[in-house]
């Protein structure tokens, strides 16, 4: 010098971030998401279900469309106080 958890207020779909209070820690806990890791999953893709609305049809448990629900995938989101990398860094003494 910085400020973890927690609490309060705000932002965000979330992860998380910002401000205040607060100090677990940090000799780069200064800056940069570049590589890896981790977190989230809004938009999107796929699947399930056959419930809702509509369409077509003579009609249907079959068909089509839309919205929604559930699950999986997925970063373009987040993290530099996870690791690596890059850049920068006050005064004094030896």
């Nucleotide at each position: 010098g910085c400020a973890a958890a927690a609490c309060c207020a705000g932002u965000g779909a979330a992860a998380a971030c910002u401000g205040g209070u607060g100090a677990c820690g940090c000799a780069a806990a200064g800056u940069u998401a570049u590589g890896g890791g981790u977190c989230u999953a809004a938009u999107g893709u796929c699947a399930a279900g056959g419930g809702a609305a509509g369409g077509a049809g003579a009609a249907a448990u079959a068909c089509c469309u839309u919205a929604g629900u559930u699950g999986a995938c997925g970063a373009u989101g987040a993290u530099c106080g996870c690791c690596a990398a890059a850049c920068u860094g006050c005064c004094g003494a030896a």

Description
Predicted 3D model of a 94-nucleotide RNA (c-di-GMP-I riboswitch aptamer) from a soil metagenome. RNAcentral holds the sequence, with entries from MGnify. The model forms 95% of the base pairs in the Rfam consensus. It matches the Rfam family "c-di-GMP-I riboswitch aptamer". Rfam links the family to the GO term cyclic-di-GMP binding.